[in-house]
RNA sequence: GCCCUUGUAGCUCAACGGAUAGAGCAGCGCAGUCCUAACGCGCAGAUAGAGGUUCAAUUCCCCUCAAGGGUA
Repeated sequence: GCCCUUGUAGCUCAACGGAUAGAGCAGCGCAGUCCUAACGCGCAGAUAGAGGUUCAAUUCCCCUCAAGGGUA
């Protein structure tokens, strides 16, 4: 250089083209306890960037960026 895969919350992962983008852990608050923890309730937090197709895009297409793998 070329080919393939991946990019969603602090981390690990979901999400038929149509749901308020969801869960676990972590964080914060409450409750609980003699205290701490476990357990319980609640809150906050994300689609790598730009463009296109579509009534509608996390999803499809193109370009860029980043990571991983393959190849002479």